[in-house]
RNA sequence: GGGCCGUUAGCUCAACGGGUAGAGCGCCUGUUUUACACACAGGUGGUUAGGGGUUCGAGUCCUCUACGGCCCA
Repeated sequence: GGGCCGUUAGCUCAACGGGUAGAGCGCCUGUUUUACACACAGGUGGUUAGGGGUUCGAGUCCUCUACGGCCCA
């Protein structure tokens, strides 16, 4: 230098064919306990890496950039 893949909640990951972004863990509160943990009930969560474009509508399609990984030279 060229090619491919990835980037979504604090963490690990979903989200099919474009149509209101979810789960588990975590965190908070309550019940329970002498207390903690466990368990149970309720709650808390996001500029979908950043910019631009297409569209009535973008996490999803196109493009540029950044970061990470793999391959080729």
A computed fold for a 73-nucleotide RNA from a Pseudomonadota bacterium, annotated as transfer RNA. It matches the Rfam family "tRNA". Its family is annotated with triplet codon-amino acid adaptor activity in the Gene Ontology. The organism belongs to Pseudomonadota, within Bacteria.